A computed fold for a 527-nucleotide part of an RNA from a Candidatus Omnitrophota bacterium, annotated as small-subunit ribosomal RNA, 5' domain.
Its Rfam family is "Bacterial small subunit ribosomal RNA". Gene Ontology terms of the family: structural constituent of ribosome and ribosome.
NCBI's taxonomy places the organism under Bacteria, Pseudomonadati, Candidatus Omnitrophota.
The prediction has a mean pLDDT of 86.
It was read from a public genome assembly.

[in-house]
Context: one part of a larger RNA
RNA sequence: GAACGAACGCUGGCGGCGUGGUUCAGGCAUGCAAGUCGAACGAUCUCGCAAGAGAUAGUGGCAGAAGGGUUAGUAACACGUGCGUAACCUGCCCUUAAGACGGGGAUAACAUCUCGAAAGAGAUGCUAAUACCCGAUGACAUUACUUGGUGGCAUCAUUGAGUAAUCAAAGCUAGCUCGCAAGAGCUUGCACUAAAGGAGGGGCGCGCGGCCUAUCAGCUAGUUGGUGAGGUAAUGGCUCACCAAGGCUUUUGACGGGUAGCUGGUCUGAGAGGACGAUCAGCAACAUUGGGACUGAGACACUGCCCAGACUCCUACGGGAGGCUGCAGUCGAGGAUCUUUAGCAAUGCCCGAAAGGGUGACUAUGCGACGCCGCGUGGAGGAUGAAGGCCUUCGGGUUGUAAACUCCUGUCAAGGGGGAAGAAACUUUACCGUUUAAGAGAUGGUAAACUGACAUCACCCCUAAAGGAAGCCACGGCUAACUCUGUGCCAGCAGCCGCGGUAAGACAGAGGUGGCAAGCGUUGUUC
Numbered sequence: 001g002a003a004c005g006a007a008c009g010c011u012g013g014c015g016g017c018g019u020g021g022u023u024c025a026g027g028c029a030u031g032c033a034a035g036u037c038g039a040a041c042g043a044u045c046u047c048g049c050a051a052g053a054g055a056u057a058g059u060g061g062c063a064g065a066a067g068g069g070u071u072a073g074u075a076a077c078a079c080g081u082g083c084g085u086a087a088c089c090u091g092c093c094c095u096u097a098a099g100a101c102g103g104g105g106a107u108a109a110c111a112u113c114u115c116g117a118a119a120g121a122g123a124u125g126c127u128a129a130u131a132c133c134c135g136a137u138g139a140c141a142u143u144a145c146u147u148g149g150u151g152g153c154a155u156c157a158u159u160g161a162g163u164a165a166u167c168a169a170a171g172c173u174a175g176c177u178c179g180c181a182a183g184a185g186c187u188u189g190c191a192c193u194a195a196a197g198g199a200g201g202g203g204c205g206c207g208c209g210g211c212c213u214a215u216c217a218g219c220u221a222g223u224u225g226g227u228g229a230g231g232u233a234a235u236g237g238c239u240c241a242c243c244a245a246g247g248c249u250u251u252u253g254a255c256g257g258g259u260a261g262c263u264g265g266u267c268u269g270a271g272a273g274g275a276c277g278a279u280c281a282g283c284a285a286c287a288u289u290g291g292g293a294c295u296g297a298g299a300c301a302c303u304g305c306c307c308a309g310a311c312u313c314c315u316a317c318g319g320g321a322g323g324c325u326g327c328a329g330u331c332g333a334g335g336a337u338c339u340u341u342a343g344c345a346a347u348g349c350c351c352g353a354a355a356g357g358g359u360g361a362c363u364a365u366g367c368g369a370c371g372c373c374g375c376g377u378g379g380a381g382g383a384u385g386a387a388g389g390c391c392u393u394c395g396g397g398u399u400g401u402a403a404a405c406u407c408c409u410g411u412c413a414a415g416g417g418g419g420a421a422g423a424a425a426c427u428u429u430a431c432c433g434u435u436u437a438a439g440a441g442a443u444g445g446u447a448a449a450c451u452g453a454c455a456u457c458a459c460c461c462c463u464a465a466a467g468g469a470a471g472c473c474a475c476g477g478c479u480a481a482c483u484c485u486g487u488g489c490c491a492g493c494a495g496c497c498g499c500g501g502u503a504a505g506a507c508a509g510a511g512g513u514g515g516c517a518a519g520c521g522u523u524g525u526u527c
Stems, first nucleotide, its partner, number of pairs: 001527004006523005013375006019368002026331003030328003035062003040059002043056005069286003079209007088202003093198004098193002101135004110125006141166011171190002174187005211258003218248003223245008261283004265276004288309005311322004341364003347361001348359004378408004388399004412468001414463005422454001427449009471516005476497003482511005492499002
């Protein structure tokens, strides 16, 4: 000199954009943060004369593995980068080409009853499904066997033919036709089953790279390898039985100890380098502490389950409930870090055929000079160089065109009026194409309608008015800027050198001056 997620002191007008628990991964009151689907299902309720419309506890489906938080642990294939997987998985989405047949038994809700303070639990009876089960069909699937090519670094991979065995499924909506009706058939759209391919996502393995310590020199018994088995989506001591005795390591530092999330990047620096890893983005890990599995395409799951521990709460003492390292907020500790706000209007995500619902993600708002940037606190004229202050050699000098005064201007702030863009979709209606048996539906297009939290917004105009808006630090040298008074090695200053013991340009005050300016200084840290 530059920088900061800063803090402290004095001071403080406005706006834009950012940014804000760095410490106790300490404890948490309260509210909200993950639901949705009635076009899967039975049932109940409300409105209605009816047709029908609406609501929903339960069964069922999808989603609760995302989004959001934090950095405790981790020196590790955790991360970064480059490869491999001939050792693998993949819901939703896209493409291709098939299929969706026939039956069955339950169960929640509900009703009745019982137990319990509660949380809740049990018994009996009834009922439905896209819930569950059985059978059929079944190859381009899987497995086994036979056989022929092609290829590879190996276990082998790939492709073709044949035989055998095994494994599927579900409907709903809308329209049309038939039917008195119940219902049946066909078609559409969405779901469903098995398979192949893709996209995106993930698992696993390897090379290389990035902290300190030798006052840590030897470490290791599932340890190193093999055979076999189990397990997994998959390889593998991943696990187990048996066998062998190996494996790592001394400057290429094993093992141990300390510290630490890693990276893109950030700061500094001419660079090389050094330091750091807030915000934003990628990856990892964690979710009161420790352990465990279940479900599922995916978890060993932050607001799921079970067990144990600590803590808090309720209790009829028998037993129960809870987990802010989500958003706000609170206590504590700390030098120190915000609103218990608004809205789903936008962007995304989940569910739904859709309307729509949900979303403390997000978009906004509030608070903080915490940072960066911009603007303002007026402009021109004005000498009798007014008064006052300070200094003085008492003549005067200086503050100083500074003020007063005159003439202007109108940024910001204040009040009033107008007023975009963020909105385009979805959807509905009308019309035109494609598909179709079709005026259902699906799909493409055109037109109209609908939707704004912010918001008393931005921006523009008008009104009035210099009115409401300047401080902080320094002045001995380094270092720009000097005198007086007080004090008298005292009180005090100080980054270093050093000032102060009676005329102190260094202390304190005043006047003046210098620097920066809505900031200025100090402290801390890094280069």